[in-house]
Description: Predicted 3D model of a 61-nucleotide RNA (Fluoride riboswitch aptamer (crcB RNA motif)) from Rhodanobacter thiooxydans. The coordinates come from a structure-prediction model, not an experiment, and the mean pLDDT is 78. The RNAcentral record of the sequence draws on Rfam.
RNA sequence: UCGUCGCGAGGAGAUGGCAUUCUCCCCGAAUUGCCGCAAGGCUGAUGAUGCCUACCCGUCC
Numbered sequence: 001u002c003g004u005c006g007c008g009a010g011g012a013g014a015u016g017g018c019a020u021u022c023u024c025c026c027c028g029a030a031u032u033g034c035c036g037c038a039a040g041g042c043u044g045a046u047g048a049u050g051c052c053u054a055c056c057c058g059u060c061c
Base pairs, nucleotide, nucleotide: 010025011024012023013022016052017051018050019049020048021047033042034041035040
């Protein structure tokens, strides 16, 4: 100096918050949805679950 492993901490998982859990990354990475040549089009606030907020659709007062 480089690589690997272990421990602790931290970060990330297509737009918000809390909790639980899973996976991944870890000095730089994990990560940055899909279809389409283009124009343009489609789904969703979750990685997953519950609740809240925002947004969308329908009904009633």